[in-house]
Molecule: Bacterial RNase P class A
Organism: uncultured Alterileibacterium sp.
RNA sequence: UAAACCAGACGAUCGCGUGCAUCAAGUACGAGGAAAGUCCGGGCUCCAUAGGGCAAGAAUGCCUGAUAACGUCAGGCGCAGGUAACUGUAGGGAAAGUGCAACAGAAACAUACCGCCGAAACGGUUAGGCCGUGGUAAGGUUGAAAUGGUGAGGUAAGAGCUCACCGGCGUCAUGGAGACAUGACGGCCGUGUAAACCCCAUUCGGAGCAAGACCAAAAAGGGCAAUAUGUGUGGCUGCCCGUCACCGCCCAUAGGUAGGUCGCUUGAGUCAUUCAGCAAUGUAUGACCUAGAUGGAUGAUCGUCCAAUACAGAACCCGGCUUACAGGUUUGCCCU
Numbered sequence: 001u002a003a004a005c006c007a008g009a010c011g012a013u014c015g016c017g018u019g020c021a022u023c024a025a026g027u028a029c030g031a032g033g034a035a036a037g038u039c040c041g042g043g044c045u046c047c048a049u050a051g052g053g054c055a056a057g058a059a060u061g062c063c064u065g066a067u068a069a070c071g072u073c074a075g076g077c078g079c080a081g082g083u084a085a086c087u088g089u090a091g092g093g094a095a096a097g098u099g100c101a102a103c104a105g106a107a108a109c110a111u112a113c114c115g116c117c118g119a120a121a122c123g124g125u126u127a128g129g130c131c132g133u134g135g136u137a138a139g140g141u142u143g144a145a146a147u148g149g150u151g152a153g154g155u156a157a158g159a160g161c162u163c164a165c166c167g168g169c170g171u172c173a174u175g176g177a178g179a180c181a182u183g184a185c186g187g188c189c190g191u192g193u194a195a196a197c198c199c200c201a202u203u204c205g206g207a208g209c210a211a212g213a214c215c216a217a218a219a220a221g222g223g224c225a226a227u228a229u230g231u232g233u234g235g236c237u238g239c240c241c242g243u244c245a246c247c248g249c250c251c252a253u254a255g256g257u258a259g260g261u262c263g264c265u266u267g268a269g270u271c272a273u274u275c276a277g278c279a280a281u282g283u284a285u286g287a288c289c290u291a292g293a294u295g296g297a298u299g300a301u302c303g304u305c306c307a308a309u310a311c312a313g314a315a316c317c318c319g320g321c322u323u324a325c326a327g328g329u330u331u332g333c334c335c336u
Stems, first nucleotide, its partner, number of pairs: 001332006008305007016030005032311001036322002039320005044208004051241004057204005062076005077091001078089004092199002097197002099193003113140002115136003121133004148166006167189002169186007212262004219253001221251004230247001232246005269288005275282002
């Protein structure tokens, strides 16, 4: 530095929940690595037989794979940090457009404030580049950033003006499935910012176990309308097509819905081995069944071992991510 495991064990006595058994006695199992956050993705249920289009919104964003799927994971590439092992990565587009870059500074999409020149050309002149027109981005000020950087040549003084090396950009060749890497050539060279708006590519029905299904329960009455194909009402749905269900409205009195059963735990399950793969993972074979509460279950005492004294308790289930965490064990790699 990376990964894995444990996070109490055994015995006795009493106590708790579920299942089985039952005359009784008993017997099997019984909170986590995060059960937490509710941040992603689903399974499942209903809309609903489940489909097309549009709009809006959201998410992802280098390449290739894995997966039921994901914003997850694995392996790579680029960039940054680190002596290194390794770690991080919101990593497409700035030449479609818009916006922003405070302050400072002469000036921030464009520059003559100081400075240098006066070669060429013109004018003035106190005859001195002194002044004006003019040339100059090499030097200096400011700044995160000032016509790519360093050095040399050249020039009136300078400048990629020319050259060498470097950086960016472009073209070509080679290697690679690819992101990219290496090399050659080219003087082409006005910054950055998109977890700013935006553009591009890809993806996305809705609601949710308080979903939903069944049983039980509770009431009798009055008035109007209708037997309906109307561009009716309601749902899917924000809109259209489509489709499903139903035909309605009003009045007063009193009552039920604080009940029960299911959903509810056999799973994209766990473990071991084989084969394939760098790996994530997948195929095949075998073994195992590990909570299902609902005013809500595992607690107390004693003894031994001892590191277990931290963070902390399932509520439909699963795959991840993030956060909290005392102590202990093992392995690989790096440095001194």